[in-house]
About this RNA:
Predicted 3D model of a 143-nucleotide RNA (FMN riboswitch aptamer (RFN element)). The coordinates come from a structure-prediction model, not an experiment, and the mean pLDDT is 76. Its Rfam family is "FMN riboswitch aptamer (RFN element)". Rfam's curators write: The RFN element is a highly conserved domain that is found frequently in the 5'-untranslated regions of prokaryotic mRNAs that encode for flavin mononucleotide (FMN) biosynthesis and transport proteins.

RNA sequence: UGUUAUCUUUGUGGGAUCGGUGUAAUUCCGUACCGGCGGUGAAUACUAUAUGUGUAAGUCCGCGAGCGAAAGCUGACAGGGUGUGACUCCCUGACCGACAGUAAUCCGAGAGAUCGGUAAAGUCUGGAUGAAAGAAGAUAAAU
Numbered sequence: 001u002g003u004u005a006u007c008u009u010u011g012u013g014g015g016a017u018c019g020g021u022g023u024a025a026u027u028c029c030g031u032a033c034c035g036g037c038g039g040u041g042a043a044u045a046c047u048a049u050a051u052g053u054g055u056a057a058g059u060c061c062g063c064g065a066g067c068g069a070a071a072g073c074u075g076a077c078a079g080g081g082u083g084u085g086a087c088u089c090c091c092u093g094a095c096c097g098a099c100a101g102u103a104a105u106c107c108g109a110g111a112g113a114u115c116g117g118u119a120a121a122g123u124c125u126g127g128a129u130g131a132a133a134g135a136a137g138a139u140a141a142a143u
Base pairs, nucleotide, nucleotide: 003141004140005139006138007137008136009135010134016031018030019029020028032123033122034097035096036063037062038061039060044054045053046052058095059094066073067072077093078092079091080090081089099126100125101124106117107116108115109114
């Protein structure tokens, strides 16, 4: 220094107490706000000046959570600029967000009471005082 085994810690957090419609919506409409882990990576900073170190992607590559009996499935980016080089930097405008719950103001019927059908949450509630990817460290063994 790397490998293997066991163990410990961490990962375990973020985001509307806004406005409108309505009998009823933190779910609709408007606006606001949030962004797991590894890799890549040219802002930038630091130094011992080197091919160094730290940091930088929700939508590029992969992993994870979730669903499934299994195989397997599982979201989203364009335009412009700089430059030898950017899907990563800068500008502009977009887009996406597991599972379960909640329930129409939507559709239809009816004179009406009401009845039938279908739908809605990244931010609310729940599994979850959970788990994982992963990160850091300790001990032991072998080399």
It was read from a public genome assembly, where an Rfam model found it.